[in-house]
RNA sequence: AGAGUUUGAUCCUGGCUCAGGGUGAACGCUGGCGGCGCGCUUAAUGCAUGCAAGUCGAACGUGCCUUCGGGCAAGUGGCGGACGGCUGAGUAACGCGUGAGUAACACACCCUUCGGUGGGGUAUAGCCUCGGGAAACUGAGGGUAAUCCCGCAUACGGUCCCGGUACCCUGGUACUGGGAUGAAAGCCUUCGGGCGCCGAAGGAGUGGCUCGCGUCCUAUCAGGUAGUUGGUGAGGUAAUGGCUCACCAAGGCGACGAUGGGUAGCCGGCCUGAGAGGGUGAUCGGCCACACUGGGACUGAGACACGGCCCAGACUCCUACGGGAGGCAGCAGUGGGGAAUUUUGCGCAAUGGGCGAAAGCCUGACGCAGCGACGCCGCGUGCGGGAUGACGGCCUUCGGGUUGUAAACCGCUGUCGUACGGGACGAACCCCCGGUGGAUGAAUAAGCCAUCGGGCUGACGGUACCGUGCAAGAAAGCCCCGGCUAACUCCGUGCCAGCAGCCGCGGUAACACGGGGGGGGCAAACGUUGUUCGGAAUCACUGGGCGUAAAGGGUCCGUAGGCGGCCGCGUAAGUCGGAGGUGAAAGCCCUGGGCUUAACCCAGGAAUUGCCUUCGAAACUGCACGGCUAGAGUCCGGUAGAGGGAGACGGAAUUCCCGGUGUAGCGGUGAAAUGCGUAGAUAUCGGGAGGAACACCUGUGGCGAAGGCGGUCUCCUGGGCCGGUACUGACGCUGAGGGACGAAAGCGUGGGGAGCAAACAGGAUUAGAUACCCUGGUAGUCCACGCCCUAAACGAUGGGCACUUGGUGUGGCGGUCGUUCAGGCUGCCGUGCCGUAGCUAACGUGUUAAGUGCCCCGCCUGGGGAGUACGGUCGCAAGGCUGAAACUCAAAGGAAUUGACGGGGGCCCGCACAAGCGGUGGAGCAUGUGGUUUAAUUCGACGCAACGCGAAGAACCUUACCUGGGUUUGAACUGCUUCGGACAACCCUAGAAACAGGGCCUUCCCUUCGGGGACCGUUGUAGAGGUGCUGCAUGGCUGUCGUCAGCUCGUGUCGUGAGAUGUUGGGUUAAGUCCCGCAACGAGCGCAACCCCUGUCUCUAGUUGCCACGGAGAACACGUUUCUCCAGCACUCUGGACAGACUGCCUCAUUUGAAUGAGGAGGAAGGUGGGGAUGACGUCAAGUCAGUAUGGCUCUUACGCCCAGGGCUGCACACGUGCUACAAUGCCUAGUACAAUGGGAAGCGAAAUCGCGAGAUGGAGCUAAUCCCCAAAACUAGGCUCAGUUCGGAUUGGAGUCUGCAACUCGACUCCAUGAAGUUGGAAUCGCUAGUAACGGCGCAUCAGCUACGGCGCCGUGAAUACGUUCCCAGGCCUUGUACACACCGCCCGUCACAUCAUGAAAGCCGGGAGCACCCGAAGCCUGCGA
Repeated sequence: AGAGUUUGAUCCUGGCUCAGGGUGAACGCUGGCGGCGCGCUUAAUGCAUGCAAGUCGAACGUGCCUUCGGGCAAGUGGCGGACGGCUGAGUAACGCGUGAGUAACACACCCUUCGGUGGGGUAUAGCCUCGGGAAACUGAGGGUAAUCCCGCAUACGGUCCCGGUACCCUGGUACUGGGAUGAAAGCCUUCGGGCGCCGAAGGAGUGGCUCGCGUCCUAUCAGGUAGUUGGUGAGGUAAUGGCUCACCAAGGCGACGAUGGGUAGCCGGCCUGAGAGGGUGAUCGGCCACACUGGGACUGAGACACGGCCCAGACUCCUACGGGAGGCAGCAGUGGGGAAUUUUGCGCAAUGGGCGAAAGCCUGACGCAGCGACGCCGCGUGCGGGAUGACGGCCUUCGGGUUGUAAACCGCUGUCGUACGGGACGAACCCCCGGUGGAUGAAUAAGCCAUCGGGCUGACGGUACCGUGCAAGAAAGCCCCGGCUAACUCCGUGCCAGCAGCCGCGGUAACACGGGGGGGGCAAACGUUGUUCGGAAUCACUGGGCGUAAAGGGUCCGUAGGCGGCCGCGUAAGUCGGAGGUGAAAGCCCUGGGCUUAACCCAGGAAUUGCCUUCGAAACUGCACGGCUAGAGUCCGGUAGAGGGAGACGGAAUUCCCGGUGUAGCGGUGAAAUGCGUAGAUAUCGGGAGGAACACCUGUGGCGAAGGCGGUCUCCUGGGCCGGUACUGACGCUGAGGGACGAAAGCGUGGGGAGCAAACAGGAUUAGAUACCCUGGUAGUCCACGCCCUAAACGAUGGGCACUUGGUGUGGCGGUCGUUCAGGCUGCCGUGCCGUAGCUAACGUGUUAAGUGCCCCGCCUGGGGAGUACGGUCGCAAGGCUGAAACUCAAAGGAAUUGACGGGGGCCCGCACAAGCGGUGGAGCAUGUGGUUUAAUUCGACGCAACGCGAAGAACCUUACCUGGGUUUGAACUGCUUCGGACAACCCUAGAAACAGGGCCUUCCCUUCGGGGACCGUUGUAGAGGUGCUGCAUGGCUGUCGUCAGCUCGUGUCGUGAGAUGUUGGGUUAAGUCCCGCAACGAGCGCAACCCCUGUCUCUAGUUGCCACGGAGAACACGUUUCUCCAGCACUCUGGACAGACUGCCUCAUUUGAAUGAGGAGGAAGGUGGGGAUGACGUCAAGUCAGUAUGGCUCUUACGCCCAGGGCUGCACACGUGCUACAAUGCCUAGUACAAUGGGAAGCGAAAUCGCGAGAUGGAGCUAAUCCCCAAAACUAGGCUCAGUUCGGAUUGGAGUCUGCAACUCGACUCCAUGAAGUUGGAAUCGCUAGUAACGGCGCAUCAGCUACGGCGCCGUGAAUACGUUCCCAGGCCUUGUACACACCGCCCGUCACAUCAUGAAAGCCGGGAGCACCCGAAGCCUGCGA
């Protein structure tokens, strides 16, 4: 000293929370010792029992006892029970604190001084006698003493009355004259005296009363007061005083908060804090108040009296029912209350108190002990050595790591413990004995005083402390480990159980739950809870704010108050300085000292920031006086204006009425309808009525305090500005309360009512439409008068004054220059824009401040609840003003940033639309999927981007599914181990097979001759195995946006920051392609190019390819024919290497001398020629654990493995993708022609022959530019003639072929027969821009065969259309709004239903407080009278 938490991120505002300290604490868990402290915060609740205030016989009489010395005792009397001790109920007060006053006062005991103490009298308790009563207690009579009581005498400086003098000044002091009046008590004695008593004065100390200042919350308490305020007189008191009374007067208090309500003992201090402050008032100390509740007095120096009295009340107890007794908020203790607070202890040894001459007695004050970790402080639970880093635990990547020198073990020590022994300080007084000195005294006597020595006295306590023996022996826990905040792993759990101070954890890998291990912190404690200060500058005096975050009053006038110009003189209230008094002690701080240390205690100092008195200073503020003119105002001359009020007038327009013309519509909308119109509308012309508002001018303009103000004229009237500088002389600013004004709507009364128009009605729209649109229409809008008093009453910016760079408009007035035109320069006031510095969280503001200062007012203090409730007040009402709390949330907010989104905008692309061609959706079939069924119909894929997808081949196998049969180190793999032996193949039996039983047969290498190794089987073991789960734990791979043109970085710059810039802008492109500009300059991943195929040419090579020319041979249809061979490599082709295209050239256009575009030439090809490969940063927790890999979990005679059969092919349905069609651009028959890519040895398979055919036989050739597999549409000719057909081929029957161990479930193909639906397909929807679509066939992979109509390729034939970018979809860039950021499939509002919590209202009911009136009225005091 700060930190966490609002956001995707940022800055700010702002609340919540945490880390610190404290505690009279409590609770949980744990607990060895000692010292010093502390210990009913709640029920001021009720109390059993004991103790807490007595003492004096040297005041008095008496009784009893006696060792005859004396002792004990009730009573009278004296002193003390007003102290000490407890508590905090009450009290907001002179109660407390502080400082003063008392000339308005008192004082027992103590000290000092002066004086006195004479002489009498009468009672009464005790006691005795007789009574009453249960008791408490009490009555009558008789006797008696005193330091009891009462007269008398005497008395000063006392008191009272009448005077005087001096100093003072409320009733003071000193001196003094006269008069009056007031005292006393004795006891002891060693006879010396001592202790007492009375009067007076003084001291010390204590108290009473008075005053200044300070002392909580509430204004949702604003008025309060009748002894009230004062006076005169009297009473009362120690004393002032309405303290009380009589009379008189009508005052006294209050926004500087009276009165009322709530709460509370106050202070020194204590806690916290840097301080200022805030909180608190336990223990200790001072003051106050109270003593069961309320009232009262008595006694006394002192009380209205805690352990006294009286009365009333409540409660408890006793009782003989008549009547009595009691008061723990003293110490213990008890019930109760409560989260919670101790022993019915010891002692007067010490300190202190009461009494006493004293001894002494009394003392729950006090000193000690006991209980409690309640707090603070100290000590201990051991120290050293000890590695193979033991065992065990935990983790593990299986190597190890960690617990950990920790333990064991060895050595040592002895705090503490235990046993034994020794053993205190606190003690010195009083008193006694002895000595010395002193005053008194005649005295060397006694007593007294001082002092020295000795003696006596200890509850704690046989305690502290010391010594010795024994022995590591008996002594560690609690909290935490996600971030804040120091400390990490495993298992369990699976939004469950739970945690949590805030943020938040937990939905199958949880460092956050629970346990274990490990670690961190503190330690006889540790945590939790409550509370308080701090952090919180989050009530801001120190030290905050109000344009948009909470916050400027709607505006002005003005009261109190606050603040206030220049000069002079005075004063000294504020202010400053010196001195004095006070600020108790304790505490805090410093220094020193005492307990072994510390806590604790002692001494000294400092401090006590304050108050009071006094002396001084005079700058500033205040006050008084005098002066000034710069603030303010007056006056004079001008001037602009929708400033306000009243009256009058005007034209345009709407509507209505009358009349004319005129005819079928008008009106209205996106489109309509309601509505109006043949009873004549709309339109048009003329005339009239009425109300409201004033086009153009009009402005970025003007005026006004704000609200607001707009035709013209007149009257009345307010303010401003400019100029002049004559007058006043600070007259000023602000402004709590208060007053006035205050848009619209609304209210009251009365008018008015054209248009418009809430409500309302109708028509539309719509899923609905209590809306938007339309047709109507009433309040209202207008006027007068009276209310209301609100607003986004906004510049969301209170008023005033001063100061602080500029530019440019505009309204008003002036100065100066100017050929007096235009205009230039300049002064003042107003009103805008842009901007400097500064300010600001940013946005922004910026001489009209949100800058810099001063003065005054208003307002804010998290969001919701709520501008709500209650109360008050205003209002006719509506409602306004004032204005909470419970409860609840961890935020709510401001500005800005990046994205995303928008039925926002701009620009631009894409078979996106449009323009076209062909399809799908209807039919049958094929195939996939859903659904359903099933023993199983294995699993995955699910919008685009799942659905002819994984599957480029499910009859068995595949196969993961089901049923059944088997098997358990296993079908496959590795190591070790037991036993045995080659294994394999073959044969037999049973069986569906797997498997089981049996038979037959049988090794190799080395050797030390024991054996070992390789291989196989077998036993055991470690371990295998799993298509079991998690694609949301993963790798890898893939889909998709998207072949879209984007995505980023470095440095620099800008910004507090997120971030921006670059990448935006102007052009251009298919493209972030290129150019230009630019606080950017460069770069990377993408684009393009480089690669492959294809299109042209050249070169090269020439077999298996080719055959133009040349040659030879063969065939027969005898030719301009075909075939073969040689030669050849020209052509085709093959495959290798090059060339070629770059906007290079020309013209034009645009433009910035650019990039680029349009056209053209040349060229095989022209503007990336066509196609492919190539997929940026990233998105979708997209897909895949069943391709493989892989973490974790899970199964282990099974979720593994083997086998047979079945299933994946089931079918009432639904969808996707396809095939074939519905026919004549067709079908059938016949004939004829032209490819390319590819494949082929368990293969392709020719010719030939057979079969209608599938196919069979056959086997040439071919390891393949050689041989084989190989076209169809087209074309030619003929038929069909619009028909469910010579279209279409499903379905079914029969007969076959082929593959294969095997075609039943469940193959393909062929032939014969059968011939279904279907006649071009609803809503909707798909593909394609050229060698493309469409149409046609061919090949290949998988593969025994095949469900292929699928997939991947190849060639043949070969179109149409694109005006264009408004719209749909997808995308890119810029911009804008946003309360979205899981990002529009977002966010979010209200009603209703149910549950729960909290708070209002509510007929009434109950309780409390207060006021007024009246009734009853105890004790007691005062007065009168009597005894």

The prediction has a mean pLDDT of 85. Small-subunit ribosomal RNA from an uncultured prokaryote, 1427 nucleotides, folded computationally. RNAcentral holds the sequence, with entries from ENA.